[in-house]
The RNA shown here (c-di-GMP-I riboswitch aptamer) has 92 nucleotides and comes from a Bacillota bacterium.
It matches the Rfam family "c-di-GMP-I riboswitch aptamer". Gene Ontology term of the family: cyclic-di-GMP binding.
Its mean pLDDT, the model's own confidence on a scale to 100, is 80.
The organism belongs to Bacillota, within Bacteria.
The sequence was found by an Rfam model in a public genome assembly.
RNA sequence: AUGCAGAAUUGGCAAACUUGCCGAAAAGCAAGGACGCAAAGCCGCGGGUCUAAAAGCCCAAAUGCUGGGCUAAUGACUGCCGGGCCGCUUCG
Numbered sequence: 001a002u003g004c005a006g007a008a009u010u011g012g013c014a015a016a017c018u019u020g021c022c023g024a025a026a027a028g029c030a031a032g033g034a035c036g037c038a039a040a041g042c043c044g045c046g047g048g049u050c051u052a053a054a055a056g057c058c059c060a061a062a063u064g065c066u067g068g069g070c071u072a073a074u075g076a077c078u079g080c081c082g083g084g085c086c087g088c089u090u091c092g
Base pairs, nucleotide, nucleotide: 005089006088007090012037013036017032018031019030020029021028035079041085042084043083045082046081047080048077049076050075055071056070057069058068059067060066
């Protein structure tokens, strides 16, 4: 220097679950907690997935301020896959 490698060291992150906050929800944040992670660092950029407040359509009942169903991100997820940027390491 390299990465097609992650056995070791030093650090790092933190799933489920619990509590609190927040949100219509999915989710998110904080504290606790560790299942795991060499990018489980950054960018929702492409695919995929989750949700459906507002909106549109339909139905019921009712006469608009309701309830239910369907559609559908402008809401999310990078710890689902791909892409971009950056980055640790003794040994090999």